[in-house]
RNA sequence: GGUGGGGUAGCUCAGCUGGUUAGAGCGGUGGAUUCAUAACCCACAGGCCGCGAGUUCAAGUCUCGCCCUCACCA
Numbered sequence: 001g002g003u004g005g006g007g008u009a010g011c012u013c014a015g016c017u018g019g020u021u022a023g024a025g026c027g028g029u030g031g032a033u034u035c036a037u038a039a040c041c042c043a044c045a046g047g048c049c050g051c052g053a054g055u056u057c058a059a060g061u062c063u064c065g066c067c068c069u070c071a072c073c074a
Base pairs, nucleotide, nucleotide: 001073002072003071004070005069006068007067010026011025012024013023019057028044029043030042031041050066051065052064053063054062
């Protein structure tokens, strides 16, 4: 340099044809339970979906540019 994949919560990931205010597990906080701790159970907080632009009534999802990252090729 070329090709392909990925970038969504603190971490690991889902979100399959664009439909409107994005979820799970783990982790965090509070509660319940226990003599107490752990485990189990309940609730809550936490995201403007890498950055910018475009298309559309509507974009995490489509298009373009850029950045980061992984694999392969040179």
Predicted 3D model of a 74-nucleotide RNA (transfer RNA) from an uncultured Pseudomonadota bacterium. It matches the Rfam family "tRNA". Rfam describes the family as follows. Transfer RNA (tRNA) molecules are approximately 80 nucleotides in length. Gene Ontology term of the family: triplet codon-amino acid adaptor activity. It is annotated as a transfer RNA.